[in-house]
Two RNAs folded together computationally: RNase P RNA and transfer RNA, 445 nucleotides in total.
RNA sequence: GGAGACGGCCGGGUGAUCACGCGUUCCCUCCAUGUGAGAGGAGCGUGAGGAAAGUCCGGACUCCACAGGACAGGAUGCUGGGUAACUCCCAGGCGGGGUGACCCGACGGAAAGUGCCACAGAAAACAUACCGCCGGCCUCCGGGUCGGUAAGGGUGAAAAGGUGGGGUAAGAGCCCACCGCCGUUCCGGGCGACCGGACGGGCACGGUAAACCCCAUCCGGAGCAAGGUCAAAUAGGGGAGCAGAGGUGGUCCGCCUCAUGAUGACUCCCGGGUAGGCCGCGCGAGGCGCCGGGUAACCGACGUCCCAGACAGAUGAUCGCCACCGGCCUUCGGGUCGGUACAGAAUCCGGCUUACAGGCCGUCUCCCGUA
RNA sequence: GCGCCCGUAGCUCAGUUGGAUAGAGCGCGUGCCUCCGGAGCACGAGGUCGCAGGUUCGAAUCCUGCCGGGCGCA
Numbered sequence: 001g002g003a004g005a006c007g008g009c010c011g012g013g014u015g016a017u018c019a020c021g022c023g024u025u026c027c028c029u030c031c032a033u034g035u036g037a038g039a040g041g042a043g044c045g046u047g048a049g050g051a052a053a054g055u056c057c058g059g060a061c062u063c064c065a066c067a068g069g070a071c072a073g074g075a076u077g078c079u080g081g082g083u084a085a086c087u088c089c090c091a092g093g094c095g096g097g098g099u100g101a102c103c104c105g106a107c108g109g110a111a112a113g114u115g116c117c118a119c120a121g122a123a124a125a126c127a128u129a130c131c132g133c134c135g136g137c138c139u140c141c142g143g144g145u146c147g148g149u150a151a152g153g154g155u156g157a158a159a160a161g162g163u164g165g166g167g168u169a170a171g172a173g174c175c176c177a178c179c180g181c182c183g184u185u186c187c188g189g190g191c192g193a194c195c196g197g198a199c200g201g202g203c204a205c206g207g208u209a210a211a212c213c214c215c216a217u218c219c220g221g222a223g224c225a226a227g228g229u230c231a232a233a234u235a236g237g238g239g240a241g242c243a244g245a246g247g248u249g250g251u252c253c254g255c256c257u258c259a260u261g262a263u264g265a266c267u268c269c270c271g272g273g274u275a276g277g278c279c280g281c282g283c284g285a286g287g288c289g290c291c292g293g294g295u296a297a298c299c300g301a302c303g304u305c306c307c308a309g310a311c312a313g314a315u316g317a318u319c320g321c322c323a324c325c326g327g328c329c330u331u332c333g334g335g336u337c338g339g340u341a342c343a344g345a346a347u348c349c350g351g352c353u354u355a356c357a358g359g360c361c362g363u364c365u366c367c368c369g370u371a
Numbered sequence: 372g373c374g375c376c377c378g379u380a381g382c383u384c385a386g387u388u389g390g391a392u393a394g395a396g397c398g399c400g401u402g403c404c405u406c407c408g409g410a411g412c413a414c415g416a417g418g419u420c421g422c423a424g425g426u427u428c429g430a431a432u433c434c435u436g437c438c439g440g441g442c443g444c445a
Stems, first nucleotide, its partner, number of pairs: 001367010012322007020047008028038003031034001049342001053353002056351005061223004073219005078092005093107001094105004108214002113212002115208003130153002132149007161179006180203001181201003185198005227279004237270005242264001244258005286305004291300003323340007372444007381397004390428001399415005421437005
């Protein structure tokens, strides 16, 4: 100097003028005079994100259900740890990729069972034999036939351990060495996944579980439009009241007069619930700093800070200066024009995934050059 | 907020227990036929199977993540 790997951070700044939400103080208005209401005014404070997104996981919270267990269904799947929990994170093991820093892994089971493996090929899974090779017999000398073999050729994604040697008619774990594989074996290390070694076995066990399935572990359902509370109008529901008043008469029945809406359309009370209002709803598994423990994720102690809460949904617009990027012009001082991402809270939190102009910091690797 | 479905040629659809060339109808192009056009006949072109990654020998089909569209419930 070039090419990379990993981790972390920022993601425009500043000033002016208007505009908006929320909180608060004061004023104003209203009447039911209250810890009232207001869509009114002024001042002050405050006002999006690293992903607020996708809604893919996990939890908090709330309501419903629930004796216990099993089945079904779903999810997860090496080991240890972290956490409220997770499919997340950290550390490690094993496998794969890269010269390397480093990265990736749905990474339980195929000797429980079932299914599938097209075409090609002799044969695709209790193996088998097309061409070869070897032997016997026959021969019209081209070959045919019977048997042995699986080293070589050929097919295929995959062909029943590999290499070398011995051996043989030719061959073959047939035998041997090394490598690989297997094991209810033993020794050592590790909490463990696993690693190293010894011993034994000639080798049995093709692939596929992101095919059915088996094994282990976990999972009740719904979601802030959860849920709670106050509560019009209208229409239902429930309960209570209402069958009278006057006269006659000692009193009751009776009689007379008046009133009368009654299978009620009357009066009062209660309750559910809708519109609508309020709460839930902003102090939290919280941020920052420092110390301690831990390889780390993370945990603990102390100090400090308060950091959006709308309900058709505020967080914006214009102008100036600066910063960055690009085009054009240039007398190399600069001038001028354009652009500055992805996006945007709605119950909250922990993750994952996806989008993103441009920029900064740290650690490390490889190559080239120079000393 | 919760749940479900779809995406294949210009259009409408098959193909989805994985098997190699992905088909059909309409449309389009060329030729024949006709005086010309239509109809008819013959031939042909046209596909990133929404995108990316993975599993597998092999993916439109299986799995995962995105993108786009549609529907239902509260």

The prediction has a mean pLDDT of 79. Rfam match: Bacterial RNase P class A. Rfam describes the family as follows. Ribonuclease P (RNase P) is a ubiquitous endoribonuclease, found in archaea, bacteria and eukarya as well as chloroplasts and mitochondria.